[in-house]
Source information:
Large-subunit ribosomal RNA, domain IV from Candidatus Staskawiczbacteria bacterium RIFOXYA2_FULL_32_7, 341 nucleotides, folded computationally. NCBI's taxonomy places the organism under Bacteria, Bacteria candidate phyla, Candidatus Staskawicziibacteriota. The prediction has a mean pLDDT of 84. The full RNA is in RNAcentral, with records from ENA.

Context: one part of a larger RNA
RNA sequence: CUCGUUAAGGAACUAGGCAAAUUAGUGGCCGUAAGUUCGCAAUAUGGCCUGCCCAAGUCCGCAAGGAUUUUGGGCUGCAACAACCGUACUUCAACCGACUGUUUAUCAAAAACACAGCUCCCUGCUAAACUCGUAAGAGGAAGUAUAGGGGGUGAUCCCUGACCAGUGCUGGAAGGUUAAGCUUGGGGGUCGUAUCCGCAAGGGUAUGGCUCACUGAGUGAAGCCCCAGUGAACGUCGGCGAUAACUAUAAUCGUCCAAAGGUAGCGUAAUCCCUUGCCAGGUAAGUUCUGGCCCGCAUGAAUGGGUUAACGAGUUGAAGACUGUCUCGACGAGGCGCCCG
Repeated sequence: CUCGUUAAGGAACUAGGCAAAUUAGUGGCCGUAAGUUCGCAAUAUGGCCUGCCCAAGUCCGCAAGGAUUUUGGGCUGCAACAACCGUACUUCAACCGACUGUUUAUCAAAAACACAGCUCCCUGCUAAACUCGUAAGAGGAAGUAUAGGGGGUGAUCCCUGACCAGUGCUGGAAGGUUAAGCUUGGGGGUCGUAUCCGCAAGGGUAUGGCUCACUGAGUGAAGCCCCAGUGAACGUCGGCGAUAACUAUAAUCGUCCAAAGGUAGCGUAAUCCCUUGCCAGGUAAGUUCUGGCCCGCAUGAAUGGGUUAACGAGUUGAAGACUGUCUCGACGAGGCGCCCG
C1' cells in the first nucleotide's frame, strides 16, 4: 500500500456518516401511507414462501414420451435465490430548478444552459423581415402571418399593481433650427466695345462676355427642438411631525417633495448589517434545521411574484438500520521500498 477479522459501545469521528458496513433475486404470494396534475407516489414502507425426494393432478401427444407458473406428503441442516453470476439501504422534512436533456475534452455537472408553455417586436413577399457576401449571388423557402426572424420569461395552478418626468421605440406635422445644391445681388480679376480727360503713359463712366479659395439674401430634406402614444420597452416605485380615557401602538391628521410613492404576495430568506433577532418544536445540551413573528441595513410581481405532484450523482436538517469513522487500538494475509545475508 491492497485486503480480511475484531470484545463492549455504536457516529461519541468529522466541515460533512467521507470511507466502510448494512440492505440485497425487478422470483412467487400478501400488503402498501401522506400527497397528487389521478398518470403517479410504489418494487413505497412491511410480512411470508423458496432446496431436495415421493405421489397425485392438469396440458400436449394415437402411443412412446414431454411440459408443469397446480395440490398433498416427506428428508437434511444454524441457514435452502444456500455455490457462481447478477442484484435496492430505508424513511421524514426544507431550499432551488417543473420534468428527460446540455455544459467548463484536462480541478466546477450545478440552483448554470436548454426546454414545452407564455408574451412583446418586426415581416404582406417580382425583391418579406433578417443573415452571409465588395458584388453577382445564396440562405430564409421551392416557405407566405396557424408562416418566418428577433428579444424576454421558463411546465402546470393563482396572479402579474402604480408611474410616460428622464432614456429608448412608434406616430405626427403647424412652427423654430438646419447641409450640399440651385437662384439672385454686392465686391474682385480679366478680355472686348462706346465715350470723356490727358502730348503720352494712364485714368474715369457706361455696357457685353468669361471667371473667383470673397460676401449678402431667397429656396432647401431627414434629423434635432416640438406634440402625442408606449412598461411581459431601459427603468423608477418618498421624508418629517403630531394623534385614541393606563401604557404602548397609530386606523387618523398636518406639512414638504415627486412622474408615481411598493399593491397582491412572500419575508431574519441562496436576499437581514445589527444577528447565535424573539417565541415555539426537535436534543440532556442545537451559531445549523423546522413552524411562527415582521423595526424588509438593502423583498416584490415575465431582470417575473407566490404555490406546486413527479423528477435530481443538486444543497441543508433529522431519524431507523448498520458498521474499526471513532472510544482505541489489536491481530492476520499478500505486496512496494529500505536494511542484513